[in-house]
Molecule: c-di-GMP-I-GGC riboswitch aptamer
Organism: Chloroflexota bacterium
RNA sequence: UCCGACAAAAGCAAAUCCAUCGAAAGGUGGAGACGCAAAGCCACGGGUCUAAAGCCGCGAGAGCGGCCAUGAUCGCCGGGUUGCCGAAG
Numbered sequence: 001u002c003c004g005a006c007a008a009a010a011g012c013a014a015a016u017c018c019a020u021c022g023a024a025a026g027g028u029g030g031a032g033a034c035g036c037a038a039a040g041c042c043a044c045g046g047g048u049c050u051a052a053a054g055c056c057g058c059g060a061g062a063g064c065g066g067c068c069a070u071g072a073u074c075g076c077c078g079g080g081u082u083g084c085c086g087a088a089g
Base pairs, nucleotide, nucleotide: 002089003086004085011036012035016031017030018029019028020027021026034075040081041080042079044078045077046076047073048072049071054067055066056065057064058063
């Protein structure tokens, strides 16, 4: 350095519920643990989710439908970057 023990210490926290922000996806805080060796951090590539604004169509109108990321997700995959512990190999 690779690697990752039925090791030790420390850590994170899915679903769900409550509060709150948001048009939504989702975020944040609390409770809670399904899991996690980067489940620390970065939306850089791909994927996925959402569609307020915008554009288009329909409609007398209210409105409805379609497209679209500039929004979201790093606990979907890849990449970048930093990092705890130490058996075997």